Small-subunit ribosomal RNA, 3' major domain from a wastewater metagenome, 475 nucleotides, folded computationally. The full RNA is in RNAcentral, with records from SILVA. The prediction has a mean pLDDT of 82.
Context: one part of a larger RNA
RNA sequence: UGACGGGGACCCGCACAAGCGGUGGAGCAUGUGGUUUAAUUCGAAGCAACGCGAAGAACCUUACCUGGUCUUGACAUCCCUAUGAAUAACGGGCAAUGCCGUUAGUACUUCGGUACAUAGGAGACAGGUGGUGCAUGGUUGUCGUCAGCUCGUGUCGUGAGAUGUUGGGUUAAGUCCCGCAACGAGCGCAACCCUUAUCUUUAGUAGCCAGCAGUAAGAUGGGCACUCUAGAGAGACUGCCGGGGAUAACCCGGAGGAAGGUGGGGAUGACGUCAAAUCAUCAUGCCCCUUAUGAUUUGGGCUACACACGUGCUACAAUGGCGUAAACAAAGAGAAGCAAAACCGUGAGGUAAAGCAAAUCUCAAAAAUAACGUCUCAGUUCGGAUUGUAGUCUGCAACUCGACUACAUGAAGCUGGAAUCGCUAGUAAUCGCAGAUCAGAAUGCUGCGGUGAAUACGUUCCCGGGUCUUGUACA
Numbered sequence: 001u002g003a004c005g006g007g008g009a010c011c012c013g014c015a016c017a018a019g020c021g022g023u024g025g026a027g028c029a030u031g032u033g034g035u036u037u038a039a040u041u042c043g044a045a046g047c048a049a050c051g052c053g054a055a056g057a058a059c060c061u062u063a064c065c066u067g068g069u070c071u072u073g074a075c076a077u078c079c080c081u082a083u084g085a086a087u088a089a090c091g092g093g094c095a096a097u098g099c100c101g102u103u104a105g106u107a108c109u110u111c112g113g114u115a116c117a118u119a120g121g122a123g124a125c126a127g128g129u130g131g132u133g134c135a136u137g138g139u140u141g142u143c144g145u146c147a148g149c150u151c152g153u154g155u156c157g158u159g160a161g162a163u164g165u166u167g168g169g170u171u172a173a174g175u176c177c178c179g180c181a182a183c184g185a186g187c188g189c190a191a192c193c194c195u196u197a198u199c200u201u202u203a204g205u206a207g208c209c210a211g212c213a214g215u216a217a218g219a220u221g222g223g224c225a226c227u228c229u230a231g232a233g234a235g236a237c238u239g240c241c242g243g244g245g246a247u248a249a250c251c252c253g254g255a256g257g258a259a260g261g262u263g264g265g266g267a268u269g270a271c272g273u274c275a276a277a278u279c280a281u282c283a284u285g286c287c288c289c290u291u292a293u294g295a296u297u298u299g300g301g302c303u304a305c306a307c308a309c310g311u312g313c314u315a316c317a318a319u320g321g322c323g324u325a326a327a328c329a330a331a332g333a334g335a336a337g338c339a340a341a342a343c344c345g346u347g348a349g350g351u352a353a354a355g356c357a358a359a360u361c362u363c364a365a366a367a368a369u370a371a372c373g374u375c376u377c378a379g380u381u382c383g384g385a386u387u388g389u390a391g392u393c394u395g396c397a398a399c400u401c402g403a404c405u406a407c408a409u410g411a412a413g414c415u416g417g418a419a420u421c422g423c424u425a426g427u428a429a430u431c432g433c434a435g436a437u438c439a440g441a442a443u444g445c446u447g448c449g450g451u452g453a454a455u456a457c458g459u460u461c462c463c464g465g466g467u468c469u470u471g472u473a474c475a
Stems, first nucleotide, its partner, number of pairs: 001475002003472003007469007015459002019423005026314008034305002042053002064300002067297004073125001077124002079121006087104006107114002127289002130287003136283002138278003141274001143272001148187006154163003167178003193266004198234007207224003212221002237260001240254005316416001320375005326369001332363003337356002342351003382413001387408007429451007
């Protein structure tokens, strides 16, 4: 100087407390451990691994296993020879690839050849998701959006170092004020950026409809006031008033205002810590393989199942289930696409097809909710696992191993031990909608809106963090 203390003082945080809803019990989905296996590819491991890499494993992916096949190679550059293309179609054979064969096809030119491609050959080499993240770059997590981390000059100390950065106040903040052997400065904080909340103005189609005409319908004439869209501006700054404070910083209350003291949300992550994660995104040193640890292909596996754990979904019901007929969003996506109306089917869906590269058309029905009816506390008209049969769709192909539909079947489950998690407001809880990936395949993920609470006395205690101080068998 740090680090640590079941030392002290001060302060903060959904840290506790006050509340609301969960997990832990059940069934299922998903990830992991373990076990099994020819293989169940690899990585991630307290918080900060475990719906994580994976925004999507039937083949492919795929790295794993079994069997078949190739050896200058699936891919790149260079040399020689031959052919003339490239490419497309067909046949034979195989489990499939490799393999064998047939047909069509043929650039420029100074006629020497050149370019390109294919085949064959020789070797330099290719190739490696092989090892090492404890050799590395890059990227990322975490403490933590915590308020800290430093430097120059000066001063003090033999020196390591100290001072500044401590002190008195204050703040979300090393934020600001005052004081001071310090005076200044940098990286952080804040602001500048995006979005949302109000208004003005410009513009008025594909959006809107107050008044006029008109209709089944903003369909149309007309209009751009309103809504909305998207450009430009305004607006909030402790600016104003009162009180407190040291006449300061600032704090408390009030006015006006759409909004008030950082208005809400996002992006933004200092010096560093964990030899943290990643050699399997990529790049890369060294080591290793080179008729194989490379390449290709069939089938299988990554989907196994006595069990254990994490994260979720659905429930156990009457604040509910079912039926009928009604209402109100936002944000998105669409051409190898989204697909209306119509018809067929109980349905998944099918037939055929208008419109739309979209404020025009489509996906598209929002659902919780409200109204009426029914069920009357039951393992039930709760709950839907499991199983049987028959189907639909995607796709060469749904056996291993897809999603969905109809009929039948109707398991556990009556609110969950010890323990443990999230959340302070348009939040929790609850309800649906969309998107990426994607042929198909979400209870996951990322967004969007609808309905919409309770509680916070307070800082004694638990956890984490910051500042000062003290002790030390630690460095």